[in-house]
RNA sequence: UGAGUUGGUCGGGCGGCUGCGUCAUCGAAAGGUGCCGAGGAACGUCCGGACUCCGUAGGACAGGAUGCUGGGUAACACCCAGUCGGGGCGACCCGCAGGAAAGUGCCACAGAAAUCAAACCGCCGAUGGCGAGGCGACUCGCACAGGUAAGGGUGAAACGGUGCGGUAAGAGCGCACCAGCGUUCGAGGUGACUCGGGCGGCUUGGUAAACCCCAUCCGGAGCAAGGUCAAACAGGGAGAGCGUGGUCCGCGUGUUAGCUCCCGGGUAGGCCGCAUGAGUCGUCAGGUAACUGCCGACCAAGAUGGAUGGCCGUCGCUGCGUUCGGUUCUGCCGGGCGCGGGCACAGAAUCCGGCGUAUAGACCGACUCACUCC
Numbered sequence: 001u002g003a004g005u006u007g008g009u010c011g012g013g014c015g016g017c018u019g020c021g022u023c024a025u026c027g028a029a030a031g032g033u034g035c036c037g038a039g040g041a042a043c044g045u046c047c048g049g050a051c052u053c054c055g056u057a058g059g060a061c062a063g064g065a066u067g068c069u070g071g072g073u074a075a076c077a078c079c080c081a082g083u084c085g086g087g088g089c090g091a092c093c094c095g096c097a098g099g100a101a102a103g104u105g106c107c108a109c110a111g112a113a114a115u116c117a118a119a120c121c122g123c124c125g126a127u128g129g130c131g132a133g134g135c136g137a138c139u140c141g142c143a144c145a146g147g148u149a150a151g152g153g154u155g156a157a158a159c160g161g162u163g164c165g166g167u168a169a170g171a172g173c174g175c176a177c178c179a180g181c182g183u184u185c186g187a188g189g190u191g192a193c194u195c196g197g198g199c200g201g202c203u204u205g206g207u208a209a210a211c212c213c214c215a216u217c218c219g220g221a222g223c224a225a226g227g228u229c230a231a232a233c234a235g236g237g238a239g240a241g242c243g244u245g246g247u248c249c250g251c252g253u254g255u256u257a258g259c260u261c262c263c264g265g266g267u268a269g270g271c272c273g274c275a276u277g278a279g280u281c282g283u284c285a286g287g288u289a290a291c292u293g294c295c296g297a298c299c300a301a302g303a304u305g306g307a308u309g310g311c312c313g314u315c316g317c318u319g320c321g322u323u324c325g326g327u328u329c330u331g332c333c334g335g336g337c338g339c340g341g342g343c344a345c346a347g348a349a350u351c352c353g354g355c356g357u358a359u360a361g362a363c364c365g366a367c368u369c370a371c372u373c374c
Base pairs, nucleotide, nucleotide: 001370002369003368004367005366006365007364008363009362010361012315013314014313015312016311017310018309020037021036023034024033025032026031039345043356044355046354047353048352049351050350051222052221053220054219063218064217065216066215067214068082069081070080071079072078083097084095085094086093087092098213099212103211104210105207106206107205120152121151122148123147124146127145128144129142130141131140132139133138160178161177162176163175164174165173179203181200182199183198184197185196186195187194188193226272227271228270229269235263236262237261238260239259241253242252243251244250279298280297281296282295284293285292286291316343317342318341319339320338321337322336323335324334325333326332327331
C1' cells in the first nucleotide's frame, strides 16, 4: 500500500417561531407558566419469564419442546467457555451435534441385484452331467447343473483398502500392514473428549428436519388478564294513594298516565392495574468469560379515535455541475463557487430477558494474509 476477519459506539448538532400529550402550578373562566416527552431495533410477535384469573394445585396417560460437555441466568430454543465435525493459506467462520449391531418403515432414476443382498457381461467348471479318444489309469471338448463379488458396467451408495499366499476360478479363506468398530488397561481432563498399549470377531450401508427409543422440562388462558366505583332505559318489589268498611287488620287494585324508596345486567362510562424495576450509570472486588456481589448516584414517555409534529436559519455529511492547485494522470488528493436534494431503517401501548429481521452513513479498537521499503 492492497485485500480481508472480528468486537464496539453513534446514527445529524445548535438556535428561533409554532403545535400536541401527561403532570405540577396560577387563574372565576378563557387561558398562562414550568418539567418531561420513542428506539437500537419501539418492528416481527418467534422463544423464555414477571404479573393476573381459573384450577386445591397430587399422580398417570396423551401431546408439545429441548438434545455434545461444563458454567451463567428468574427462565429460555438465549449467552459464555470448551469438545468434536466441516470450510478457509490465515485472522476466523459454520453446525436441529443423543440413539441406526431395540424394533418398524423408506431408499427415486439407473442397474441383474438396494440389505438375514444380487450372477447382466466376465472368470471357472474342481464336483456332477453330456460328447469324443483310450484296454485302462486318464485326457480333451461343451458350458447343462453349478461355483465365483477379483475385473467390467449401473448408481449418491454394491458387504473395508493394499500386498503376499491360497484356489478350478475366487473370496478375511489365511497372513502382514492400514482404516474402522467393540472391549479392556494405563495417562490427562469436573466433563464432552484426547493420547498410548493389549485382545476380539474380521467389517456392521444411509435416513431419526420418518415412526420410534432414551434423558430433561412443560397445567390452561391472557392487560380486551383482572380489580373497583357505578349511570340511563326496560323490568321487578315495597310504600303512599284509591275501592270495600263505622274504625283497625285484612282483601282487591285490569288498562293508561303519574309520585317516593329499593332492587336491577355489574352493562355504558370512569378509576386502578400503569411506569421504582430480575431498573440505569459509576467505583471497587470475584470470575478466562457470560455473569455476580458491595457501595454510591439517579428517576428517565404513559396516550386510549390513541401526544411526541411542522416551518425557518445555520453548521456538519453527502450528490451533481463548474473552476483552481498538486500528482505516481481513463484517475486520485486538496480548496473555492453554484444548484437542487437528501441525512438511513423505522415509531411506544402491561412490563422485562433474548432471538430474528431492517438499517444511508460516520467513528474507535484488536487481528490476519500478500507485496514493497528501511
About this RNA
This is a predicted structure of a 374-nucleotide RNA (Bacterial RNase P class A) from an Acidimicrobiia bacterium. The sequence is in RNAcentral, with records from ENA. It is recorded under the gene name rnpB. Rfam family: Bacterial RNase P class A. By type it is a ribozyme. About the family: Ribonuclease P (RNase P) is a ubiquitous endoribonuclease, found in archaea, bacteria and eukarya as well as chloroplasts and mitochondria.